Predicted 3D model of a 73-nucleotide RNA (transfer RNA) from a Clostridia bacterium. The sequence was found in a public genome assembly. Its Rfam family is "tRNA". It is annotated as a transfer RNA.

RNA sequence: GGGGCAUUAGCGCAGUUGGUAGCGCGUUUGAAUGGCAUUCAAAAGGUCAGGGGUUCGACUCCCCUAUGCUCCA
Numbered sequence: 001g002g003g004g005c006a007u008u009a010g011c012g013c014a015g016u017u018g019g020u021a022g023c024g025c026g027u028u029u030g031a032a033u034g035g036c037a038u039u040c041a042a043a044a045g046g047u048c049a050g051g052g053g054u055u056c057g058a059c060u061c062c063c064c065u066a067u068g069c070u071c072c073a
Base pairs, nucleotide, nucleotide: 001072002071003070004069005068006067007066010025011024012023013022019056027043028042029041030040031039032038049065050064051063052062053061
């Protein structure tokens, strides 16, 4: 220098023939209990890496950029 893959909640990940984003763990609150453990219920938390384009509509398609991993030279 060139190719490929990944980037979604604090962490690990899912998601889709394009139609207003979810799971587990964790966090907070409440209840049960002798209990800062455990169980149950509820809630909060996301500019879907950044920018631009296409579209009535983009996490999803196209382009550029950034970071990480990897292959080639």